Predicted 3D model of a 328-nucleotide part of an RNA (large-subunit ribosomal RNA, domain IV) from Tardiphaga robiniae.
[in-house]
Context: one part of a larger RNA
RNA sequence: CUAUGUUGAAGGAACUCGGCAAUUUACCUCCGUAACUUCGGGAUAAGGGGGCCCUCUGUAUACGCAAGUGUACAGGGGGGGCACAGACCAGGGGGUGGCAACUGUUUAACAAAAACACAGGGCUCUGCGAAAUCGCAAGAUGACGUAUAGGGUCUGACGCCUGCCCGGUGCCGGAAGGUUAAGAGGAGGUGUGCAAGCACUGAAUUGAAGCCCCGGUAAACGGCGGCCGUAACUAUAACGGUCCUAAGGUAGCGAAAUUCCUUGUCGGGUAAGUUCCGACCUGCACGAAUGGCGUAAUGACUUCCCCGCUGUCUCCAACAUAGACUCA
Numbered sequence: 001c002u003a004u005g006u007u008g009a010a011g012g013a014a015c016u017c018g019g020c021a022a023u024u025u026a027c028c029u030c031c032g033u034a035a036c037u038u039c040g041g042g043a044u045a046a047g048g049g050g051g052c053c054c055u056c057u058g059u060a061u062a063c064g065c066a067a068g069u070g071u072a073c074a075g076g077g078g079g080g081g082c083a084c085a086g087a088c089c090a091g092g093g094g095g096u097g098g099c100a101a102c103u104g105u106u107u108a109a110c111a112a113a114a115a116c117a118c119a120g121g122g123c124u125c126u127g128c129g130a131a132a133u134c135g136c137a138a139g140a141u142g143a144c145g146u147a148u149a150g151g152g153u154c155u156g157a158c159g160c161c162u163g164c165c166c167g168g169u170g171c172c173g174g175a176a177g178g179u180u181a182a183g184a185g186g187a188g189g190u191g192u193g194c195a196a197g198c199a200c201u202g203a204a205u206u207g208a209a210g211c212c213c214c215g216g217u218a219a220a221c222g223g224c225g226g227c228c229g230u231a232a233c234u235a236u237a238a239c240g241g242u243c244c245u246a247a248g249g250u251a252g253c254g255a256a257a258u259u260c261c262u263u264g265u266c267g268g269g270u271a272a273g274u275u276c277c278g279a280c281c282u283g284c285a286c287g288a289a290u291g292g293c294g295u296a297a298u299g300a301c302u303u304c305c306c307c308g309c310u311g312u313c314u315c316c317a318a319c320a321u322a323g324a325c326u327c328a
Stems, first nucleotide, its partner, number of pairs: 001323008010314002014312001019309001027051005036041001038157001052079012080084001092307004097302002099299002104116002120155007132141003158294004163224003168221002170217005177212003183206002188201005225243005252286001253283001264280005
């Protein structure tokens, strides 16, 4: 010096990206316990008292004929120790946000999560030799099931909700019309031949799906504007004009896991706060099942703050064990 442990004056997070690590706490019993809440919880919330030994009294109870023996609880008195849940074992706690409802699942060996799943919700396909899937096929799964079933896809408990656009793409529907293959058709033409013929070519007409066309459909893929002016201070614009569009973003939320400018501005917390919380709205570039906004409980998730506690630190020291090092 390294590793693993033990202890530490005063201070107590000043350490650090961050209390990482290590302390603290820990059991039983009695008292007591907030906001919020889906009334179940939250809750061992939080926060306090007691716990060893001796002795006395009382109560209850089991057994016994009885003497009595045992167990449990309550109360009184006393004793010793630094320490009485005496070792071991054995939750630190509280407050505010974000995300995900939850228990679960996952990158065997750098990621356990806010990712996946989930109950619930929607759309869509499928009438059974089902749809879908595997196979060239036979055949099989679906299913020894039958629309309260099965497949696909999106969302993701619960509460309040889920706005506008069908122009594009997709899907669904459409006895008309246009286009359109092979086929049918055969006017006409060419070669050859004396001819009959043979061979070739070939217009009109007819001719499916598809596409064009006409509708529907957004919890289908997706999309959801610009400029100018205007109110008795200023500012702003309920209002007006104009251009474009399929339609111009509704409710709710908003510097957000989304905000570039940005450490936005104001308030709170600190002596001091790029983080945090509450507001504002100028949303570079939120927004409604690629779900929006809330939400008790839950979380080895994540942000910030406080109490307790400590060698994380001020600032290091000593000790133990094993190495390293020196000598043999």

Annotation: The organism belongs to Tardiphaga, within Bacteria.